[in-house]
RNA sequence: UGGCUCAGGAUGAACGCUAGCGGCAGGCUUACACAUGCAAGUCGAGGGGUAAGGCUCCUUCGGGAGUACACGACCGGCGCACGGGUGAGUAACGCGUAUGCAACCUACCCGUAGCUUGAGCAUAGCCCGAAGAAAUUCGGAUUAAUACUCUAUAAUAUUCUAAGGUGGCAUCACCAUAGUCUUAAAGCUCCGGCGGCUACGGAUGGGCAUGCGUGACAUUAGCAAGUUGGUGAGGUAACGGCUCACCAAAGCUACGAUGUCUAUGGGGUCUUAAAGGAUGAUCCCACACACUGGUACUGAGACACGGACCAGACUCCUACGGGAGGCAGCAGUGAGGAAUAUUGGUCAAUGGACGAAAGUCUGAACCAGCCAUGCCGCGCGCAGGAUUGACAGCUCUAGUAGUUGUAAACUGCUUUUAUAUGAGAAGAAACCACCCUACGUGUAGGGUGCUGACUGUAUCGUAAGAAUAAGCAUCGGCUAACUCCGUGCCAGCAGCCGCGGUAAUACGGAGGAUGCAAGCGUUAUCCGGAUUUAUUGGGUUUAAAGAGUGCGUAGGCGGGAAAGUAAGUCAGUGGUGAAAGUCUGCGGCUCAACCGUAGAAUUGCCAUUGAUACUGUUUUCCUUGAAUGCAGUUGAGGUAGGCGGAAUGUGUAAUGUAGCGGUGAAAUGCUUAGAUAUUACACAGAACACCGAUUGCGUAGGCAGCUUACUAAACUGUUAUUGACGCUGAGGCACGAAAGCGUGGGGAGCGAACAGGAUUAGAUACCCUGGUAGUCCACGCCGUAAACGAUGAUCACUCGCUGUUGGCAAUACAUCGUCAGCGGCUGAGCGAAAGCAUUAAGUGAUCCACCUGGGGAGUACGUCGGCAACGAUGAAACUCAAAGGAAUUGACGGGGGCCCGCACAAGCGGAGGAACAUGUGGUUUAAUUCGAUGAUACGCGAGGAACCUUACCUGGGCUUAAAUGUAGGGCGACCGCUGCCGAAAGGCGGCUUUCUUCGGACGACCUACAAGGUGCUGCAUGGCUGUCGUCAGCUCGUGCCGUGAGGUGUCGGGUUAAGUCCCAUAACGAGCGCAACCCCUAUUCUUAGUUGCCAGCGGAUAAUGCCGGGGGCUCUAAGAAGACUGCCACCGUAAGGUGUGAGGAAGGUGGGGAUGACGUCAAGUCAGCACGGCCCUUACGUCCAGGGCUACACACGUGUUACAAUGGCCGGUACAAAGGGCAGCUACACAGCAAUGUGAUGCUAAUCUCAAAAACCGGUCUCAGUUCGGAUUGAAGUCUGCAACUCGACUUCAUGAAGUUGGAUUCGCUAGUAAUCGUAUAUCAGCAACGAUACGGUGAAUACGUUCCCGGGCAUUGUACACACCGCCCGUCAAGCCAUGGAAGCCGGGGGUACCUGAAGUCCGUAACCGAAAGGAUCGGCCUAGGGUAAACUGUAACUGGGGCUAAGUCG
Repeated sequence: UGGCUCAGGAUGAACGCUAGCGGCAGGCUUACACAUGCAAGUCGAGGGGUAAGGCUCCUUCGGGAGUACACGACCGGCGCACGGGUGAGUAACGCGUAUGCAACCUACCCGUAGCUUGAGCAUAGCCCGAAGAAAUUCGGAUUAAUACUCUAUAAUAUUCUAAGGUGGCAUCACCAUAGUCUUAAAGCUCCGGCGGCUACGGAUGGGCAUGCGUGACAUUAGCAAGUUGGUGAGGUAACGGCUCACCAAAGCUACGAUGUCUAUGGGGUCUUAAAGGAUGAUCCCACACACUGGUACUGAGACACGGACCAGACUCCUACGGGAGGCAGCAGUGAGGAAUAUUGGUCAAUGGACGAAAGUCUGAACCAGCCAUGCCGCGCGCAGGAUUGACAGCUCUAGUAGUUGUAAACUGCUUUUAUAUGAGAAGAAACCACCCUACGUGUAGGGUGCUGACUGUAUCGUAAGAAUAAGCAUCGGCUAACUCCGUGCCAGCAGCCGCGGUAAUACGGAGGAUGCAAGCGUUAUCCGGAUUUAUUGGGUUUAAAGAGUGCGUAGGCGGGAAAGUAAGUCAGUGGUGAAAGUCUGCGGCUCAACCGUAGAAUUGCCAUUGAUACUGUUUUCCUUGAAUGCAGUUGAGGUAGGCGGAAUGUGUAAUGUAGCGGUGAAAUGCUUAGAUAUUACACAGAACACCGAUUGCGUAGGCAGCUUACUAAACUGUUAUUGACGCUGAGGCACGAAAGCGUGGGGAGCGAACAGGAUUAGAUACCCUGGUAGUCCACGCCGUAAACGAUGAUCACUCGCUGUUGGCAAUACAUCGUCAGCGGCUGAGCGAAAGCAUUAAGUGAUCCACCUGGGGAGUACGUCGGCAACGAUGAAACUCAAAGGAAUUGACGGGGGCCCGCACAAGCGGAGGAACAUGUGGUUUAAUUCGAUGAUACGCGAGGAACCUUACCUGGGCUUAAAUGUAGGGCGACCGCUGCCGAAAGGCGGCUUUCUUCGGACGACCUACAAGGUGCUGCAUGGCUGUCGUCAGCUCGUGCCGUGAGGUGUCGGGUUAAGUCCCAUAACGAGCGCAACCCCUAUUCUUAGUUGCCAGCGGAUAAUGCCGGGGGCUCUAAGAAGACUGCCACCGUAAGGUGUGAGGAAGGUGGGGAUGACGUCAAGUCAGCACGGCCCUUACGUCCAGGGCUACACACGUGUUACAAUGGCCGGUACAAAGGGCAGCUACACAGCAAUGUGAUGCUAAUCUCAAAAACCGGUCUCAGUUCGGAUUGAAGUCUGCAACUCGACUUCAUGAAGUUGGAUUCGCUAGUAAUCGUAUAUCAGCAACGAUACGGUGAAUACGUUCCCGGGCAUUGUACACACCGCCCGUCAAGCCAUGGAAGCCGGGGGUACCUGAAGUCCGUAACCGAAAGGAUCGGCCUAGGGUAAACUGUAACUGGGGCUAAGUCG
């Protein structure tokens, strides 16, 4: 940068757990199908009448008559178009808002004026008859009306004509006059009136038209034939292609037509800081619909939810012939679903229909019932009670403790609510009835009376008693709240990050805590946070993003001055913006939710008046933007033609002979038919060395030999011309590297494909030898590139330094101005940083293009372009929690630089081959105990396994035990001696046996409590150790730099063994390391002289410091001195370096040791020790005997001895250091060949002793498996030890193996070192020691040098690594899962298109039939629902393509 996720609010919700009360609200998802009941009737004061009921009378008790009581059915009037439901359709003048109708209608209601004449034909009903199962229908007779028809009269109505006036934006409207045409009515009555008709006006309700606003998709770009307009006619309440005839060819569309998909719209609701986003339940307004589709009738009003006709689907009845129906009204049922209620009461109130009224009807409405579905309120008690912080739970400690917690118990108080009982509203005022008043049986007012579903409800009083009432989720971070146990990558959790593999605050339980509370959580959805679509308010060098470049259309934007206008803009005013809702004030329910009332707001639209700065528009002018003219200059700018030399190749000729060529090395290839090489001539095609770059030109791609022609551009100078003519630029057009394609040429070199040779594990590559297309030319396509400055174009402004190209100008000849380009550095500023910085990525303006997490994917489908290749446009499902940029610190690099090290090289000696020793692996075994495993395990723990050790195995025993302590108990033992069994341990016995101040002490035994474990975890740990590495590094404080991680210091130039030191320096200082201080050693001095020494003096001996003495010397052991680049020369600023320098015993840290920074390797060790946790407890503890750790086909490491003459053997003769020694070392003597033994002496040690070898001298062997070598084996011994069988060492004799210098490879060492020679010690009875650790003797060779191998240090560079290259990571294949593209075929679906058919019905026409006629019937036509056929679209699909995810698969 960027996505994902969370904390908030909300819901017509659902689910889980839980549940005391009340108020106010709300309550099907399938426009799926519906049983049953109800939801629209009313009027007798319109009519004929009398089926039922009441009353009166009569009666043969069957019934009859009457009724100003009442009324079924029927005719008639009004209503049924309201109220109630639903949201399927509809992207539309449907809705919202604002206008218009001079183009309209309006029953009931109100006002004004006038009228209400006369007559007639029928028909329901009733009665009789008929058909049918029914629904229902038909025939005959008779009858009324406020039903129907005719007639009279009539105008402010209607038609036509004439001339006049007024008004309007227009069509036109209005007024008055004259004439003409047409059209009305209904009665009832109590005589008051109620009705009826005509005309005009009002009110109310509607109809029509228009401006603006009101979804998605362009992978829907063209649509349309009554289509657009006109004239005329028809039709309508009315305008209108609304319909028809004729004429014209118009109309809509990139400001998105047409098409497809989705969707009732609004007031509002949720959210939000706002702008917005989402939504359209309840309430209100509008629209649409009423089983699906069509149609009209009636009527003021319908194309009609509870009307009609037709068609279709479905259901029901049926006597099979026919009929009936439409809950998206209220209840209710089925189905569906996660999911939503009673087949309740009343017309008491409000409202509606009818009626004069009483009244009737009203599932509208008002109420009640169910549901925590939501909002609001109340309660489940309050106070005291802790110096017994109770019991109990949980946690913790060595132990006291902590917490639940004033919580409980206990004491006092209260009684909301629930329970019981008693009282008990408001909602009711009218109509109507009666009475009274004002003028008049009516109207107006007053009084009294009547009317309550809810309901004995709200509310109030009384009674008793804390009594009747708390849960849910969470506790790793975000996010308030922590511990224990269980589990052990299991079970599980999870919104994201993530948790769980034996110490889980993350799973499950518990205790505790936190949050909310009659609710609490989860799920789903919306807004928020998200400035994450950015109008407010984002970006595009490198994070996603500037089109490859230009020209240019539409569009957008546009220089200076003046005037006009007033469209935008601003201000005032008027109208509208329904109510409800939101907000504010006040008020009513005890509060609140809820409700009432008033106000504000409703940011909008329309009209009107004004203002004129800015924008627009009109006119006039200007010159600075832009363009032109004139003069000059520049360049690989472009196109076409001509010419040139070098190189290469080929051909011919010649010289010449065996190779050439090629590579890391080779081979393929060419060559005795003469190559390569050299010379001459000729030809071919392509490209143009040097000049040549920080250059130049071009819009970009791009452009380079010389020259000609044509042509384009830029710059400079000039102020001559035009007068804003400009900028940008969606679509469009043109150009556009390389490769590629088509046609025709050309083809030297190079060179995809291809062939061969190499390399390699393979090598379809890199390398080599060839070589086709191509590269070149002409013409035509393609249209893409890291087409890059990864940076769109234009204009203006903003510090400097420096180089260069092309012009112009000045000058004092030092210099230096200006314009246009091309570069470098740097400041402000900007930027995440890197960086950019007048050639901006700075500051502003205008226009265009593009971006919105990664992958899927620049893919699929569709469309367009292309000959093709392919290009342009360009998704989704699914999947992940990241992907990415810049910079930082490390690590790494078969990156480069500097430096060091026995790292290489130069040398010396080994290992690897043999035999043996020893350790390990493996195998074996009852056991072969365990650990250590690249360097950094393997002669390591172990500095010493016959028993012991010992941890392992087999067998036999013990269970407070081997030790110690405390308490209690009894005892007088324990020890010692001894018998039996036994392998021993152990078991069973015997004998003996305390002290005392009498308090006890001591001792073993018994009991109890504390044990014990070399059992596990070194990945829970301490401590110790190895390694990098004795490498020169690792850090800190303050300051400074950076947004930050970090940097600086610690880098740079020198120097050093060294981050050692010096110089420089935004660093200055400091710490741990380096060095030094410490020890040994090399020299000298001083001091001291025993056990050491003996020069001089003396003595003695066979001989010896043996003795007296001595401190001179050596030596011993204390202390000093000495070495510091101090001096000299040279180099260097200095540090320092160089010197066969001086001096010095020693010279540049003299040699050696001890000393090991921060850290790394989860390095090693629980078996040295310590320690957390886990595990065992008659055993995983402990004792004992025997065995094993010593096995043996084999493999490896470390060593020893050799292979011999620099040697072996024999004889002789010398010289150390450092250690050890009394259960010891032992002189010496003797015995034995010897190991050793027997005596004996010295020494607790500078005194005695263990105690040297190589070397040197002499002799012998003479190159052999030997006089080398010593393994192995046999025999005999010695020593240690309780004991040498498994399984010790040594000695002697005999035996005499392999081995003749060791493949690839590999180890150590730079001087007293390597090599070689012995010596000593620890452990230890003895010893497998050839090991380890020390000591001295003799004593070399080589280092040119840092290219290479290994390891390390410093700075630098790249990085997609950070578990850090043993890293990361890509693709095919194989397996599973998921979504998706194509697809023969198949089956549904929706709307449209084309053709055929066509019900009902309006309209039009109609000779035959009926009728005297009017008219009717009939038939025909137009249109249409529906049906059929056809093609496309959509769905599905064998098979198939790629994609994503997944475990530790396979190949590289």

Source information:
This is a predicted structure of a 1452-nucleotide RNA (small-subunit ribosomal RNA) from an uncultured organism. Rfam family: Bacterial small subunit ribosomal RNA. Its family is annotated with ribosome and structural constituent of ribosome in the Gene Ontology. The coordinates come from a structure-prediction model, not an experiment, and the mean pLDDT is 82.